[in-house]
The RNA shown here (transfer RNA) has 73 nucleotides and comes from a Gemmatimonadaceae bacterium. Its mean pLDDT, the model's own confidence on a scale to 100, is 80. It matches the Rfam family "tRNA". Rfam classes the family as a transfer RNA. The organism belongs to Gemmatimonadaceae, within Bacteria.

RNA sequence: UGCCCCGUGGUGUAACUGGCAACACGCUGCGCUCUGGACGCAGAGACUUCAGGUUCGAUUCCUGACGGGGCAA
Numbered sequence: 001u002g003c004c005c006c007g008u009g010g011u012g013u014a015a016c017u018g019g020c021a022a023c024a025c026g027c028u029g030c031g032c033u034c035u036g037g038a039c040g041c042a043g044a045g046a047c048u049u050c051a052g053g054u055u056c057g058a059u060u061c062c063u064g065a066c067g068g069g070g071c072a073a
Base pairs, nucleotide, nucleotide: 001072002071003070004069005068006067007066010025011024012023013022019056027043028042029041030040031039049065050064051063052062053061
């Protein structure tokens, strides 16, 4: 310098053909228990890296930037 892939709750991943963001672990409360763990029930928590564009509508499509990883010089 060129090319490719990735960026979503605290963590790890979904959301495939655009239509109100889900699951597991973790966290909080309650039940159970002498207590804790395990188990059961309930709940909180991400406007999706940023800025534009397309669209009635963008996590998703397009452009650029930033960050991470890889390949080639």